[in-house]
This is a predicted structure of an 87-nucleotide RNA (c-di-GMP-I riboswitch aptamer) from Methylomonas sp. LL1.
The sequence is in RNAcentral, with records from Rfam.
The organism belongs to Methylomonas, within Bacteria.
Model confidence (mean pLDDT): 79 of 100.
The model forms 94% of the base pairs in the Rfam consensus.

Order: sequence, then structure tokens, then C1' cells
RNA sequence: CGCCAACCAAGCCACACCCGUCGCGAGGCGGGGCCGGAAAGCCACGGUUCUUGAAAAUAACAAAAACAAGAAGGCCGGGCCGCCUCC
Repeated sequence: CGCCAACCAAGCCACACCCGUCGCGAGGCGGGGCCGGAAAGCCACGGUUCUUGAAAAUAACAAAAACAAGAAGGCCGGGCCGCCUCC
């Protein structure tokens, strides 16, 4: 000087569940809580799953597919940003 790449340290987020609140709902937000996370930070572009709705058909109901509007970034891919790092 280069490569590999821990350990330590400082911190961060917050599953389920409970309370409050918003929503038809999936679910979101706040507080408590802490299963876990090295991007469990942000973003609905692609996929996936979930919610709601109408029309047609039908004796009626339900299911499936399709359509429309939504939800999930802690389902996956992708994009963007961030902390430490051989003492």
C1' cells in the first nucleotide's frame, strides 16, 4: 500500500398482544409492549396476497374468473438514501 472482513462500541426499528382513535373493510396512526431485524429506513414501478364494490346470469345464496377502487415495504423483486468498519 492492497485485499479479506470479524470483534467491540454508539445507537436504531418494533411481531404478536392490550388501550385509544380513523376507516364499510383489508388496515393506518398514537401509547404500552418486544418476536425478531444489518437496512424490519423511504418509494406501489413489476409480482404476490388481502379488502370493498357494481353489472350480468340465477328461484335464491355462495364460489371462481374478470373489471374498478384500495391495503400490505416486517411477502418478494427493483429504485433511492443512511450508520460503523482492523484500534